[in-house]
RNA sequence: AACUAAGCUGUCUAGGGUUCCGUUUAACCAUCGUUAAAGUCUGGUCCAAGAGAGAGCGUACGGAAUAUCCGUAUACACGGAAGGAUAAAAGCCUGGGAGAG
Numbered sequence: 001a002a003c004u005a006a007g008c009u010g011u012c013u014a015g016g017g018u019u020c021c022g023u024u025u026a027a028c029c030a031u032c033g034u035u036a037a038a039g040u041c042u043g044g045u046c047c048a049a050g051a052g053a054g055a056g057c058g059u060a061c062g063g064a065a066u067a068u069c070c071g072u073a074u075a076c077a078c079g080g081a082a083g084g085a086u087a088a089a090a091g092c093c094u095g096g097g098a099g100a101g
Stems, first nucleotide, its partner, number of pairs: 007057003011053002015047002020044002022041001023038006058074007076096001078099001082094003
């Protein structure tokens, strides 16, 4: 000094909150139920990892009987504070950033 495949897209997990559902509490009500509050409610929906899992694609190289198929590789990775989105928060995004090494 550079890191530009350290690529893309689903499915999940750690984790995250509270729009909706459920739960709990209170008020009203004969009941059904309605309204309000609570995430300091286990949960369902929901968000979700660069440094978590797995799949597909892609990329590079090689090979074959070449509208395609097969094989190999795709390594490593400490890290704030602050800000932003959504209802809200976060290991989300800024961000493999600043910084450290």
Predicted 3D model of a 101-nucleotide RNA (Guanidine-I riboswitch aptamer) from Terrilactibacillus tamarindi. The sequence was found by an Rfam model in a public genome assembly. Lineage of the source: Bacteria > Bacillota > Bacilli > Caryophanales > Terrilactibacillus. Its Rfam family is "Guanidine-I riboswitch aptamer". From the family's description: This family represents a conserved RNA structure found upstream of the ykkC and yxkD genes in Bacillus subtilis and related genes in other bacteria. Its mean pLDDT, the model's own confidence on a scale to 100, is 83.